Record summary
This is a predicted structure of a 486-nucleotide part of an RNA (small-subunit ribosomal RNA, 3' major domain) from a metagenome. The RNAcentral record of the full RNA draws on SILVA. The coordinates come from a structure-prediction model, not an experiment, and the mean pLDDT is 82.

Context: one part of a larger RNA
RNA sequence: UGACGGGGGCUCGCACAAGCGGUGGAGCAUGCGGCUUAAUUCGAGGCUACGCGAAGAACCUUACCUGGGUUUGAAAUCACGGAAGUUGUAUCCCGAAAGGGAGUCCGAACGGUAACCAGUCCGUAACCGUGACAGGUGCUGCAUGGCUGUCGUCAGCUCGUGUCGUGAGAUGUUGGGUUAAGUCCCGUAACGAGCGAAACCCUUGUCACUAGUUGCCAGCGGGUAAUGCCGGGGACUCUAGUGAGACUGCCGCGAAAGCUGGAGGAAGGUGGGGACGACGUCAAGUCAUCAUGGCCCUUUGACGCCCAGGGCCGCACGCGUGCUACAAUGGCGAGUACAAAGGGACGCAAGACCGUGAGGUGGAGCAAAUCCCAGAAAGCUCGCCCCAGUUCGGAUUGAAGGCUGAAAUUCGCCUUCAUGAAGUUGGAAUCGCUAGUAAUCGCAGAUCAGCCAUGCUGCGGUGAAUGUGUUCCCGAGCCUUGUACA
Numbered sequence: 001u002g003a004c005g006g007g008g009g010c011u012c013g014c015a016c017a018a019g020c021g022g023u024g025g026a027g028c029a030u031g032c033g034g035c036u037u038a039a040u041u042c043g044a045g046g047c048u049a050c051g052c053g054a055a056g057a058a059c060c061u062u063a064c065c066u067g068g069g070u071u072u073g074a075a076a077u078c079a080c081g082g083a084a085g086u087u088g089u090a091u092c093c094c095g096a097a098a099g100g101g102a103g104u105c106c107g108a109a110c111g112g113u114a115a116c117c118a119g120u121c122c123g124u125a126a127c128c129g130u131g132a133c134a135g136g137u138g139c140u141g142c143a144u145g146g147c148u149g150u151c152g153u154c155a156g157c158u159c160g161u162g163u164c165g166u167g168a169g170a171u172g173u174u175g176g177g178u179u180a181a182g183u184c185c186c187g188u189a190a191c192g193a194g195c196g197a198a199a200c201c202c203u204u205g206u207c208a209c210u211a212g213u214u215g216c217c218a219g220c221g222g223g224u225a226a227u228g229c230c231g232g233g234g235a236c237u238c239u240a241g242u243g244a245g246a247c248u249g250c251c252g253c254g255a256a257a258g259c260u261g262g263a264g265g266a267a268g269g270u271g272g273g274g275a276c277g278a279c280g281u282c283a284a285g286u287c288a289u290c291a292u293g294g295c296c297c298u299u300u301g302a303c304g305c306c307c308a309g310g311g312c313c314g315c316a317c318g319c320g321u322g323c324u325a326c327a328a329u330g331g332c333g334a335g336u337a338c339a340a341a342g343g344g345a346c347g348c349a350a351g352a353c354c355g356u357g358a359g360g361u362g363g364a365g366c367a368a369a370u371c372c373c374a375g376a377a378a379g380c381u382c383g384c385c386c387c388a389g390u391u392c393g394g395a396u397u398g399a400a401g402g403c404u405g406a407a408a409u410u411c412g413c414c415u416u417c418a419u420g421a422a423g424u425u426g427g428a429a430u431c432g433c434u435a436g437u438a439a440u441c442g443c444a445g446a447u448c449a450g451c452c453a454u455g456c457u458g459c460g461g462u463g464a465a466u467g468u469g470u471u472c473c474c475g476a477g478c479c480u481u482g483u484a485c486a
Stems, first nucleotide, its partner, number of pairs: 001486002003483003007480007015470002019433005026324008034315002042053002064310007073133001077132006088106001091102004109124004135297002138295003144291002146286003149282001151280001156195006162171003175186003201274004206244007216233002220231003247268001250262002252259002326426001330385007342373003347366002352361003392423001397418007439462007
């Protein structure tokens, strides 16, 4: 100087408390361990691994296993030799394919040579052979780059000059206030500065201006069973560009910083949300995104490459994360209302018709503020159920179908009928959340032929309760104290 303390002081954080909803019990989905296996490819491992890499494992993917093949190789560069009955190609044989073999017909490209024609000659390329080399998801993340997690959006981490100290170092950065903040003020042997904080950026909330098509429709006119449908209009909504607006500016308190309440205001003291992550820590993670040092394999049976099938989905069991429930604030039936954000050409597909349905036929329109996906759902109105393992719950299984795809047996999704399991609110323990939040309701997208999505990323609808406390648990910051630790 740090680190540590079941030392002290001050302070903060959904850290506790207050409150709401869960997990832990059930069934299923998914990841992990274990076991099994020819293989169940690999990585990730307290917080910070475990719906994680994987935003799509039937083949492919695929890295694993079994079997079959191949050796200048699936792809790259170069050298040497051959290179016209050559490459290619119809066909045939073995084969699961990959691959191997046979072989008819046609008969080639580019540059040059030559008076012309002509494979007549030379060279190049394809092709064949040989050799350099390729190739490796083989090892080392404790050799590395890059990227990432975490402490933590915590308020810290440092430097120049000066001063003090023999020196390590200190000071500044401590102190008194204040702040979300090393934020600012005052004081001060310090005076300044940098990286962080804040601001600048995006989005959302208010208004104005500009612009009105594909959006809108107040007023005027026309028309319809109805609809901005038409003429038209720019007011309004909206779209998307430019601006305004909030600064403790005003009133009160205070030496100042600032604080409390108030006025005005769409918004008030950081208005809400996002992007943005200091010096460093964990030899944290990743050699399997990629790149890369070193090591290893490359021949006669490779750790390279190709192919078929299987596996990654195996199941006495244990754990994590979720979904659906156990019901009446509910379930079922009928009717009816209101979104936002997205996607669409190898695409989204309307109306119509067929089918109980999944879906099929067909195809208007739309490269989309125009058309389509598209019915939002919870909600509201009416009716039934009457507390039961039920009109709750839907696992499991049987049968019949639909769709994608060469192909759904291992191993896809969906529909209909039948079947109807566990489950009556969950031990010890444990998680999330402070407001348009929790809870609850649906919608869309990426990946994608299809999909094991209940995942993930977004979007809107309805919309609470509790706390103005810091004794305790956990983590963190500053000052101080002890230390046999560095």